[in-house]
RNA sequence: GGGGGUAGUCGGACGGUCGCCCUGAAUAUCAGGGAGGAAAGUCCGGACUCCUGCAGGGAAGAUGGCUCCUAACAGGAGCAGUCCGUAAUGACUGGAAAGUGCCACAGAAAUAACACCGCCCUCUAUAAAAGGAGGGUAAGGGUGAAAUGGUGAGGUAAGAGCUCACCGUCCAGAAGGUAACUGCUGGAGCAAAGGCAAACCCCAUCUGGAGCAAGGUCAAGUAGAACCUCAGGGUCCCUGCCCCAACAGGUUCGGGUUGACUGCUUGAACCUGAAGGUAACUUUAGGUCCAGAUGAAUGACCGUUUAAACAGAAUCCGGCUUAUGAACUACCCUCCGUU
Numbered sequence: 001g002g003g004g005g006u007a008g009u010c011g012g013a014c015g016g017u018c019g020c021c022c023u024g025a026a027u028a029u030c031a032g033g034g035a036g037g038a039a040a041g042u043c044c045g046g047a048c049u050c051c052u053g054c055a056g057g058g059a060a061g062a063u064g065g066c067u068c069c070u071a072a073c074a075g076g077a078g079c080a081g082u083c084c085g086u087a088a089u090g091a092c093u094g095g096a097a098a099g100u101g102c103c104a105c106a107g108a109a110a111u112a113a114c115a116c117c118g119c120c121c122u123c124u125a126u127a128a129a130a131g132g133a134g135g136g137u138a139a140g141g142g143u144g145a146a147a148u149g150g151u152g153a154g155g156u157a158a159g160a161g162c163u164c165a166c167c168g169u170c171c172a173g174a175a176g177g178u179a180a181c182u183g184c185u186g187g188a189g190c191a192a193a194g195g196c197a198a199a200c201c202c203c204a205u206c207u208g209g210a211g212c213a214a215g216g217u218c219a220a221g222u223a224g225a226a227c228c229u230c231a232g233g234g235u236c237c238c239u240g241c242c243c244c245a246a247c248a249g250g251u252u253c254g255g256g257u258u259g260a261c262u263g264c265u266u267g268a269a270c271c272u273g274a275a276g277g278u279a280a281c282u283u284u285a286g287g288u289c290c291a292g293a294u295g296a297a298u299g300a301c302c303g304u305u306u307a308a309a310c311a312g313a314a315u316c317c318g319g320c321u322u323a324u325g326a327a328c329u330a331c332c333c334u335c336c337g338u339u
């Protein structure tokens, strides 16, 4: 200097003139504050509000290596194993030895495997053949994503774990580790005979419903009627007990209201220091108050400046995912050159 990887900062600043919303004080003015890193998606988890009586059984759904963090999570941190990559890094993760099912086409054959081309032996069969018949074989070739352990040696008529060595697989033992798991020792030729569970399924753990248009208060105003179903309703289903009951649920016609307040922003909040921890984070001390609109507030203009993409809160918070402009910072890996 080139390329790659991981994490982070900002996303306007300064000054002036008018304009909008909230809070406080005041009496017609002053002070303070006023959209994001994703506010998006509504995907996950909760706080909060209302409904829910208890018990037993089930369904459905979600998650999935181990340990820890957290209010909780499908989130985060660390570790283990496998895979891609030279590497930094990144991605993935229960069970195929409970059962069922699928593997198109090609190929002889895709789960007990009928040998396509081959290799060997005998006969025809002779000096030597081609071809044919019988027997043996799966090491070589072919097809395929995948052909049923791999390499080497011995052995064989030719071959094959047929035998042996090493590796792989399985079983057992003790050791290290909280654990997932790891290496070591020994044994077995090894029918646990390949892949797929984002196939059905099995195992372990967890899960009530609805949602700020939840819910609560005030004001105003009226007018309910008819019919159906069920013995029903008690926010997934069944059973039992318990509670309510012409309740509850539904359809049609008709009437009144569409207002005000609250919920509404002090919160599992943020910043800094110390201690503990590999880290996520925890404990503790001090400091700060940082939008609450309701057809929906932050806009317009001027000057200086490098300022720009994606884009605007609606109960709140912790995550994930997606969109995205310019500039900058730190660390790591690799290549080239120089010293």
Base pairs, nucleotide, nucleotide: 001335002334003333004332005331006330007329008328009327012305013304014303015302016301017300018299020034021033022032023031024030025029036310040321041320043319044318045317046316047315048211049210050209051208053241054240055239056238057237058236060207061206062205063204064203065079066078067077068076069075080093081092082091083090094202095201099200100199101196102195103194116141117140118137119136120135121134122133123132124131149167150166151165152164153163154162168190169188170187171186172185173184175182176181215262216261217260218259224253225252226251227250228249232244233243234242269288270287271286272285273284274283275282276281

Bacterial RNase P class A from a Candidatus Omnitrophota bacterium, 339 nucleotides, folded computationally.
The coordinates come from a structure-prediction model, not an experiment, and the mean pLDDT is 77.
Rfam family: Bacterial RNase P class A. Rfam's curators write: Ribonuclease P (RNase P) is a ubiquitous endoribonuclease, found in archaea, bacteria and eukarya as well as chloroplasts and mitochondria.
The source organism's lineage runs through Bacteria, Pseudomonadati and Candidatus Omnitrophota.